[in-house]
RNA sequence: CUCGACAAAGGCAAACCGGUCGCGAGGCCGGGGCGCAAAGCCAAGGGCCUGUCGGCGUAAGCCGGUUGGCAGCCUGGUUGCCGAAA
Numbered sequence: 001c002u003c004g005a006c007a008a009a010g011g012c013a014a015a016c017c018g019g020u021c022g023c024g025a026g027g028c029c030g031g032g033g034c035g036c037a038a039a040g041c042c043a044a045g046g047g048c049c050u051g052u053c054g055g056c057g058u059a060a061g062c063c064g065g066u067u068g069g070c071a072g073c074c075u076g077g078u079u080g081c082c083g084a085a086a
Stems, first nucleotide, its partner, number of pairs: 002086001003083002011036002016031006034072001040078003044075003047070003051066006
């Protein structure tokens, strides 16, 4: 440095509930713990979700442009605790 233990010290916090902000996806605070070796941070690539405009369609819905969101969807970048086995 890679790597990841039936190790040690810790950390984070899903769903759901309450409050709050937002048209919305969703964010923040508190409770709560499903899980996580980066479930720390970054929206660069892909993906998913959202508002809005246009097109196609009887409709369900699909396609394109564009605003925004998700880092606990993946890839990537970057910082980091410990030190068994390899």
This is a predicted structure of an 86-nucleotide RNA (c-di-GMP-I-GGC riboswitch aptamer) from a Candidatus Nealsonbacteria bacterium. Rfam family: c-di-GMP-I-GGC riboswitch aptamer. Gene Ontology term of the family: cyclic-di-GMP binding. NCBI's taxonomy places the organism under Bacteria, Bacteria candidate phyla, Candidatus Nealsoniibacteriota.